[in-house]
Molecule: small-subunit ribosomal RNA
Organism: uncultured prokaryote
RNA sequence: UGAACGCUGGCGGCAUGCCUAACACAUGCAAGUCGAACGGUAACAGCGGGAGCUUGCUCCUGGCUGACGAGUGGCGGACGGGUGAGUAACGCGUAGGGAUCUGCCUCAGAGCGGGGGAUAACUCGGGGAAACUCGAGCUAAUACCGCAUAUUAUCUACGGAUGAAAGGAUGGGACCUUCGGGCCAUUCACUCUGAGAGGAACCUGCGUCGGAUUAGUUUGUUGGUGGGGUAAAGGCCUACCAAGGCGACGAUCGGUAGCUGGUCUGAGAGGACGGACAGCCACACUGGGACUGAGACACGGCCCAGACUCCUACGGGAGGCAGCAGUGGGGAAUAUUGGACAAUGGGGGCAACCCUGAUCCAGCAAUACCACGUGUGUGAAGAAGGCCUGAGGGUUGUAAAGCACUUUCAAUUGGGACGAAGGUCUAUCUAUUAAUAGUAGGGAUAUUUGACGUUACCUGCAGAAGAAGUACCGGCUAACUCUGUGCCAGCAGCCGCGGUAAUACAGAGGGUGCAAGCGUUAAUCGGAAUGACUGGGCGUAAAGGGCGCGUAGGCGGAUAUUUUAGUCAGAUGUGAAAGCCCUGGGCUCAACCUGGGAAUUGCAUUUGAUACUGGUCAACUUGAGUAUGGGAGAGGGAAGUGGAAUUUCCGGUGUAGCGGUGAAAUGCGUAGAUAUCGGAAGGAACACCAGUGGCGAAGGCGGCUUCCUGGACUAAUACUGACACUGAGGAACGAAAGCGUGGGGAGCGAACAGGAUUAGAUACCCUGGUAGUCCACGCCGUAAACGAUGAGAACUAGCUGUUGGGCACCUUGCGUGCUUAGUGGCGCAGCUAACGCGAUAAGUUUUCCGCCUGGGGAGUACGGCCGCAAGGCUAAAACUCAAAGGAAUUGACGGGGGCCCGCACAAGCGGUGGAGCAUGUGGUUUAAUUCGAUGCAACGCGAAAAACCUUACCUACCCUUGAAAUCCUCGGAAGCUUGUAGAGAUACGAGUGUGCCUUCGGGAACCGAGUGACAGGUGCUGCAUGGCUGUCGUCAGCUCGUGUCGUGAGAUGUUGGGUUAAGUCCCGCAACGAGCGCAACCCUUAUCUCUAGUUACUAACAAGUUAAGUUGAGGACUCUAGAGAGACUGCCGGUGAUAAACCGGAGGAAGGCGGGGACGACGUCAAGUCAUCAUGGCCUUUAUGGGUAGGGCUACACACGUGCUACAAUGGGGCGUACAGAGGGUCGCGAAGCGGUGACGUGGAGCUAAUCCCAGAAAACGCCUCGUAGUCCGGAUUGGAGUCUGCAACUCGACUCCAUGAAGUUGGAAUCGCUAGUAAUCGCGGAUCAGCAUGCCGCGGUGAAUACGUUCUCGGGCCUUGUACACACCGCCCGUCACACCAUGGAAGUGGGUUGCACCAGAAGUAAGUUGCUGAACCUUCGGGAAGGCGCUUACCACGGUGUGGUUCAUGACUGGGGUG
Repeated sequence: UGAACGCUGGCGGCAUGCCUAACACAUGCAAGUCGAACGGUAACAGCGGGAGCUUGCUCCUGGCUGACGAGUGGCGGACGGGUGAGUAACGCGUAGGGAUCUGCCUCAGAGCGGGGGAUAACUCGGGGAAACUCGAGCUAAUACCGCAUAUUAUCUACGGAUGAAAGGAUGGGACCUUCGGGCCAUUCACUCUGAGAGGAACCUGCGUCGGAUUAGUUUGUUGGUGGGGUAAAGGCCUACCAAGGCGACGAUCGGUAGCUGGUCUGAGAGGACGGACAGCCACACUGGGACUGAGACACGGCCCAGACUCCUACGGGAGGCAGCAGUGGGGAAUAUUGGACAAUGGGGGCAACCCUGAUCCAGCAAUACCACGUGUGUGAAGAAGGCCUGAGGGUUGUAAAGCACUUUCAAUUGGGACGAAGGUCUAUCUAUUAAUAGUAGGGAUAUUUGACGUUACCUGCAGAAGAAGUACCGGCUAACUCUGUGCCAGCAGCCGCGGUAAUACAGAGGGUGCAAGCGUUAAUCGGAAUGACUGGGCGUAAAGGGCGCGUAGGCGGAUAUUUUAGUCAGAUGUGAAAGCCCUGGGCUCAACCUGGGAAUUGCAUUUGAUACUGGUCAACUUGAGUAUGGGAGAGGGAAGUGGAAUUUCCGGUGUAGCGGUGAAAUGCGUAGAUAUCGGAAGGAACACCAGUGGCGAAGGCGGCUUCCUGGACUAAUACUGACACUGAGGAACGAAAGCGUGGGGAGCGAACAGGAUUAGAUACCCUGGUAGUCCACGCCGUAAACGAUGAGAACUAGCUGUUGGGCACCUUGCGUGCUUAGUGGCGCAGCUAACGCGAUAAGUUUUCCGCCUGGGGAGUACGGCCGCAAGGCUAAAACUCAAAGGAAUUGACGGGGGCCCGCACAAGCGGUGGAGCAUGUGGUUUAAUUCGAUGCAACGCGAAAAACCUUACCUACCCUUGAAAUCCUCGGAAGCUUGUAGAGAUACGAGUGUGCCUUCGGGAACCGAGUGACAGGUGCUGCAUGGCUGUCGUCAGCUCGUGUCGUGAGAUGUUGGGUUAAGUCCCGCAACGAGCGCAACCCUUAUCUCUAGUUACUAACAAGUUAAGUUGAGGACUCUAGAGAGACUGCCGGUGAUAAACCGGAGGAAGGCGGGGACGACGUCAAGUCAUCAUGGCCUUUAUGGGUAGGGCUACACACGUGCUACAAUGGGGCGUACAGAGGGUCGCGAAGCGGUGACGUGGAGCUAAUCCCAGAAAACGCCUCGUAGUCCGGAUUGGAGUCUGCAACUCGACUCCAUGAAGUUGGAAUCGCUAGUAAUCGCGGAUCAGCAUGCCGCGGUGAAUACGUUCUCGGGCCUUGUACACACCGCCCGUCACACCAUGGAAGUGGGUUGCACCAGAAGUAAGUUGCUGAACCUUCGGGAAGGCGCUUACCACGGUGUGGUUCAUGACUGGGGUG
């Protein structure tokens, strides 16, 4: 908001209510009235007469009266009411104009005399189904027609001519009468004329939607003259004449639309709209036409044509709701087949009155607006219930209940206005008049008129009684929790929610908003300065035309005169009412109604002002131009000419290659290339000079000379006198490529061919090579045609370079200063989103032009214009997205740059990858092979020990308050011994035992049974978490406060110059400081000193043994373990910046961090772990919990990781001999001795450990052997026999002996570790552990090689740069193809709408003609004539038809691209 839809709904007032099908309509009503115009009498009533009789009924009769059907006649049906189809127009709005008409009404003047002929009705007859109609006859008028008269009127040749009328009603004194009346008066009508009011018609200025992908249009067209026509001007019509008229200030054409007052919105300017109300217009089934009339080309009239519907006897007829109701249909959607003329208004009438779906009312609809109510107060035990919970409580909530009150509204009782003014009757006053009739007017008495209406309003009674919903609660945006669901279901205006803890879905509790409504949808304006007049932009975001010339247009220097068009001011008229606004009033308020005012920003007329703009005229010189003198220049055009180089050809010399590339090959060359020398030909381009140098409007222009020619600059005078600037259209110029014709063709070189490269290589590279490149002439007309910056003018700090010209000064130089025209670099103010621009502006102003308005679709389609073509110019829409874009910031990234580091590479040493075995993983298998870890940073990892146990897995058998915890009840001490069954758990028994404290009630601990609260879970989620850990990385980084800079994100500090292992330190610096990291402080190791010496040590002295610190003793040494010292670039020299620091040296056990360890910043990886532990949520509860036995985790085609042992002679084997460190040990280590080949057994000394034991260290060293072989290498596998641990070695332990003796002869691609006591190699110990190590953690012995260096690989740090990345390069992202859907272009055509032209046709009607027919009133000479009518013809013309075009819409096999997924 004229709304619709969903849910809900108490009452009243006041408005509004088919926006769609101007689709079709059943039925009723919506325009009649007048008897005071007329003839009359069908119906009704009264009266009179007559008849029948039943004396109050029936019939007949009389227009006599009231009245009145049908008819004649008058007025009205042109108003009122409806609708918005058409119309882009003088249709509407506004302001004007003159050439007009006007019924009824008002005023004024004049008149209303005298005749005539008809005709409906009616009667008779006829036709027809009907509608209706024909003939004959009668009759009236306010119907019709003459005559007379004519104040005025019309025409006029100024002599004149022409032209009217109607009566009715009422009253009445004389007079007359055929008794009807005449006559008079009044009144209503009537005729002519003038004026007015109101109404109508015509003309004009201005305003009035969008399209140029509509640019030309028009023939009665534009004007004139004559004529006609109209109420009236006019090409309105006609004949002739002229050739005009309109149009870029948008004609014509096509689309859309009734216009306005106003309405909605907005601060306004504007934008959108035109429903109700009011003014105008148009229309009335569609198209055409006239008639009547004052008025119509007529909604409820006529004629014709058409479509449709209905009736029919088939011959013919009837109809028009876009009046009020109502029906069908269409639609998201819009009401009663109501009452009344009481009021207001209209028509008729003298009036009473009649008619009035206008109107006033009622009904329906929460459709809008406004008002009221659904109770008020009190009430904490903060009830119950609901919801939440941290379990305490919170909240719903004073809410309810309860108590006390009130009664609006509704319901009911009774009363009861306004809206009524008038009308009529009676008497009376005034006017008219002869009149006390009549008529008109005034007041008085009486009577009477209300649809609404059971009205509004008032009042009695009763009782809280009858009356609340809806949307929302993530942000915008007021309002939060629980449950369910689990990217499902769903929500959504935008952003976006939902993948197991959803304030976003659904439900609930609670809350918020509004409230008889609340939400949703649609639509308009606003916000949107997002079309910018007010009030925007165009360097990079969309946007400056490629460039100049120039037409129209726009704009324009200085002075004076004049004009007053623009402009400004005043006045007058108008700007309808309603509405808006202000201010009063009336409904209890309000909505609503009503009085007054203001406003209506406009238009017109008029008066004034004259600065500015414009016009006119005159004069000016500074803008602009002309003349003269100069110098600069790749400016343009034409002709000529020159040398170098390339190539080709000819000739000479000369020989095997040349050429080319990253490397090659194709190619050329013994038929002599390349190279080199000489000669010739031909084409193209002009090295050096050469320069952010010059010239040109731009494109562009480069050897030299000549000719022709354009422009700019400069100096000084003279002249013209605004001639200027810009520039839509227009017409020129316009790189390269391309096109046409004809030439030319050296080099280069699209296409093409070959060779390479590559996964491919229709490319990059190479060898060739055609168009082309060149010239002449003609097209094309585009480029990142760029300064991505249109042209002109003015103003606004400086510094500096360079090109051309001029002036001045001298110190005459490679000079300085000034000025001007260009061309560059910085930079102030200012501008800018920032970057940047900054006198060559992107600053401040000004004039003109061009252009932009989200991305894609698309610079595309269609149409038009241009072009030989290629194509160019102009230029959309559907559809789709929520972005696209600019500048800057921080990161990340780069097969970007710079600097630097790391066993990162390189240099080395040793491995892995091949073999066998061990171990882990994947896979497979299985009843189960429990689970986790998965690039680096999982894979000898969790696990520092799976035979049972562990164990979480599987099978079987059992338990259900449970194996363990807390609480309650009952019983019993607990405990110990033992039997039977069973695989065991377990079940059933037997015996023994009576404890501690006590206030004597009992209590504590323990055991058993029972009940329910609960336990339990290695069940899920590491993406809900804590804690712990890994990794980048022991990399040098990560930040903060204050200040400063920036609109801001942010920057600065932290960058820079040095230096360091280090953001380590120094210096500099708009920064100054600080924190977490680095380093240091801690442990250990290397040297020394002091202290202290047992279990350690033993130099001196002594004792002593086969030997031995064994003993006395010592405190020296080693060592032990406490405390100290020491190392700090401290010293010297050099380098460096006089710094920090670095290099070298001295001294020193150690030197520049001495070696090693612990120690891990801000953070990253949703990294790992719910199976260490803890923990939210979920799941389970006779099982996913608990117990037991057995099995499995040990499987095995295979693949991978980590290791061990090897392949041998630097070795294997044998014999002998030497030297550690660090550990462990009483449920233990276990000596000597004895047995066994051995594992081991036996034994039991010593040791709670510097004392004893494990415990022989091994490699090494000495001697012997083996002699390069599958071996005296290697030891797997297998057989046999054993040992040890353990309840138990089958699945599935370790070890020993004998025998067996596999693969393997140094390992492909690839890959790992290590920079010094390190790698390599050798053994020893420990944890776990009954037993089980090639693993892990430690320990010492022997003990190297190499590092030029930072190009490359990997990782990292700092600075810088690019970026379309920001889950950040494992990023982002392009195109084809395939599939689905959507809109769209083309298309043989096909079907509609609309329209042009040519023609046919021609209803009704009007006009004209016409003697075929007819022809009451008038005339007549009575024959007839005139007007008229019918008919016929002609002109115009609707419908219709034919042909041919334009335009538009729909559709179309197939096809083109586009969009989305």